[in-house]
Model confidence (mean pLDDT): 82 of 100. This is a predicted structure of a 73-nucleotide RNA (transfer RNA) from an Acidothermales bacterium.

Formats: sequence, C1' cells, structure tokens
RNA sequence: GGGGCUAUAGCUCAGUUGGUAGAGCACUUGCUCGGCAGGCAAGGGGUCCGGGGUUCGAGUCCCCGUAGCUCCA
Repeated sequence: GGGGCUAUAGCUCAGUUGGUAGAGCACUUGCUCGGCAGGCAAGGGGUCCGGGGUUCGAGUCCCCGUAGCUCCA
C1' cells in the first nucleotide's frame, strides 16, 4: 500500500424485505426471607463509531473517513 470482517444499552450480542431500537446479564424499586443469596413483579438506561448522500422514511442501501481483528504484499 491492497483485500476481508467488525463497530448498536455498563458488558455480551440480536435487529428479517428499509417502516417509531430489542434480549440476556448488570443496575434501581417493591414483594418474598430473621438477614443474605435466590426467586417473583415493575422500572430506568442507547439514536446505533464520525461525516455526507439516496429515500416519504436509513441501525439496515451508497460514498468518504476513524478504530480494532485478520490475510496478502
């Protein structure tokens, strides 16, 4: 220098054919318990790595970057 993959909640990851962003764990509150753990119920939390484009509408498609992993040179 070139190719491929990845980037979404605190963490690990889903997200279909483009149609108002989800799960598990963690966190908060309540109940249960003598207390803890566990269990049950409810709740909070992200604008999706950055910028631009297409579209009525983009996490998703296109372009340019950034970071990580990997292959080739």
Its Rfam family is "tRNA". By type it is a transfer RNA.